[in-house]
RNA sequence: GGAGGAGAGCGGUGGGUCGCGGCUCUGAGAGUCGAGGAAAGUCCGGACUCCGUAGGGCAGGGUGCCGGGUAACGCCCGGGCAGAGCGAUCUGCAGAUAGCGCCAUAGAGACUUCAGACCGCCCGUUCUGGGCAAGGGUGGAAAGGUGGGGUAAAAGCCCACCAGCGCUGGGGUAACCCAGCGGCUCGGUAAGCCUCAUCCGGAGCAAGGGCAAGCAGGGGAAUGGGUGGACCCGCCCGAAUCCCCGGGUAGCCCGCUUGAGGGGUGUGGUGACACACCUCCAAGAUUGAUGACCCACGAACACAGAAUCCGGCUUACAGCUCUCCUCCACCG
Numbered sequence: 001g002g003a004g005g006a007g008a009g010c011g012g013u014g015g016g017u018c019g020c021g022g023c024u025c026u027g028a029g030a031g032u033c034g035a036g037g038a039a040a041g042u043c044c045g046g047a048c049u050c051c052g053u054a055g056g057g058c059a060g061g062g063u064g065c066c067g068g069g070u071a072a073c074g075c076c077c078g079g080g081c082a083g084a085g086c087g088a089u090c091u092g093c094a095g096a097u098a099g100c101g102c103c104a105u106a107g108a109g110a111c112u113u114c115a116g117a118c119c120g121c122c123c124g125u126u127c128u129g130g131g132c133a134a135g136g137g138u139g140g141a142a143a144g145g146u147g148g149g150g151u152a153a154a155a156g157c158c159c160a161c162c163a164g165c166g167c168u169g170g171g172g173u174a175a176c177c178c179a180g181c182g183g184c185u186c187g188g189u190a191a192g193c194c195u196c197a198u199c200c201g202g203a204g205c206a207a208g209g210g211c212a213a214g215c216a217g218g219g220g221a222a223u224g225g226g227u228g229g230a231c232c233c234g235c236c237c238g239a240a241u242c243c244c245c246g247g248g249u250a251g252c253c254c255g256c257u258u259g260a261g262g263g264g265u266g267u268g269g270u271g272a273c274a275c276a277c278c279u280c281c282a283a284g285a286u287u288g289a290u291g292a293c294c295c296a297c298g299a300a301c302a303c304a305g306a307a308u309c310c311g312g313c314u315u316a317c318a319g320c321u322c323u324c325c326u327c328c329a330c331c332g
Stems, first nucleotide, its partner, number of pairs: 001328010012297007020034006036303001040314002043312005048204004055232002058229001060200005065079005080093005094195002099193002101189003118136002120132004144162006163185001165182007208254004217245004224237004261280008
């Protein structure tokens, strides 16, 4: 200097004039605060509210290597094994001997495991012969692989090394790793059904609660109605609830922002994070608030606007900045 890998940040700032919403003081008026890193998706997990004081299995659904973190999670951190890459790094993860299904085409033959002989090799002989599965071919996949011995030609038939499997010992919390011994070897597919382990009440701020206002009731069912998809059990309600027809209101307030909160320092831990101390209060609209203009700076205005609130994941993003790591070339 170039090419990469992982992570983080900014994405407008300062001043002035007018305008908008909240809060405080106040006669006018003044002060102060006021959209995001994703506010998006509504994909997960919760807090909170109500059913309800909530049990049993069935059905249904989620997760899936091991260990930790967290309120919890499908998230995050660390580790194991496998694969890709020169590398920094990145990606994946239960079970195929519990059972069932499927593997088209090609091919001789694709697990009704114990198959198969197209080309071919060898023997003997001319017959519907015997032996082979090592070589070739088909295919995504063909009865462990490579090499050697051996054989009529061959084959774990034997041997060496390797893979797989089993046993024993050691290390590790564990996934798993190492060593020794051994017979010779036991397709794929579960985002196909399924099995195993583990977890799961429902509904949702339009939850729920209060105030004010207003009208017009009628009918049905039955020991009924409510309580997750149904069942059992339990609990609650009561001529209430439920179902059908009809009428009235749809206004105001609470919930509504002090939180598993932000920042700093220290300690422990590889880390996610935890603990302790100090400090701060940073939107709460509801016909739905932050807009317009001027000046200066600047690498720049990309994706894009809160609606109960948090922890994640995923997606979108012009341009710029920072940190660490890898590879290549050159110079000293």
A computed fold for a 332-nucleotide RNA from a Thermotogaceae bacterium, annotated as Bacterial RNase P class A. The coordinates come from a structure-prediction model, not an experiment, and the mean pLDDT is 77. Of the family's consensus pairs, 86% are formed in the model.